[in-house]
RNA sequence: UCGUUAUCCAGAGAGGUGGAGGGACUGGCCCGAUGAAGCCCGGCAACCCGCCUGAGAAUGAUCCAGGCACGGUGCCAAAUCCUGCAACGCUUGGGGCGUUGAAAGAUAAGGA
Numbered sequence: 001u002c003g004u005u006a007u008c009c010a011g012a013g014a015g016g017u018g019g020a021g022g023g024a025c026u027g028g029c030c031c032g033a034u035g036a037a038g039c040c041c042g043g044c045a046a047c048c049c050g051c052c053u054g055a056g057a058a059u060g061a062u063c064c065a066g067g068c069a070c071g072g073u074g075c076c077a078a079a080u081c082c083u084g085c086a087a088c089g090c091u092u093g094g095g096g097c098g099u100u101g102a103a104a105g106a107u108a109a110g111g112a
Base pairs, nucleotide, nucleotide: 001112002111004109005108006107007106008105013041015040016039017038021031022030023029025084027082028081042076043075044074047072048071050068051067052066053065054064080104085101086100087099088098089097090096091095
């Protein structure tokens, strides 16, 4: 970098540092000197590793359900903040609203 699978309406500090930006991109709409990003500490979660319990089974492994959270990642405004393409429905038109599915993105795991 590419492709695969799973998940994305829950959760997470009135701390330190730092100083102007940030929310992927488009168009919006927001957050920010009552201080952004980044870094440190703290926290959340439970994808992977590990461990425990149960079910099943002749036994073990796998699988299934639940639990723990020392380790590997991740995450800590707003649903992946909304939207971008398609279908359908409502709406006389312009336009607007809703539902579903894609696409795009993020994260994890394993693969090339």
Molecule: SAM riboswitch aptamer (S box leader)
Organism: Melghirimyces thermohalophilus